[in-house]
Molecule: transfer RNA
Organism: uncultured Bacilli bacterium
RNA sequence: CGAGAAGUAGCACAGCUUGGUAGUGCGCGUGGUUUGGGACCAUGAGGUCGCAGGUUCGAAUCCUGUCUUCUCGA
Numbered sequence: 001c002g003a004g005a006a007g008u009a010g011c012a013c014a015g016c017u018u019g020g021u022a023g024u025g026c027g028c029g030u031g032g033u034u035u036g037g038g039a040c041c042a043u044g045a046g047g048u049c050g051c052a053g054g055u056u057c058g059a060a061u062c063c064u065g066u067c068u069u070c071u072c073g074a
Base pairs, nucleotide, nucleotide: 001073002072003071004070005069006068007067010026011025012024013023020057028044029043030042031041032040050066051065052064053063054062
């Protein structure tokens, strides 16, 4: 320098192919249970979907640019 992959909640990820309410597990808060803790049950909070722009009635999803990480090639 070129090609490809990944980026979504504190952590690990799904959802993208086929645009239409942003989800799962763990963790965290509260309550129940217990002498207490753990486990279990119920409930809740937490997100400008890496960033910027475009298309569209509507974008995590499609298009363009860009940043970071990884892999391959030179």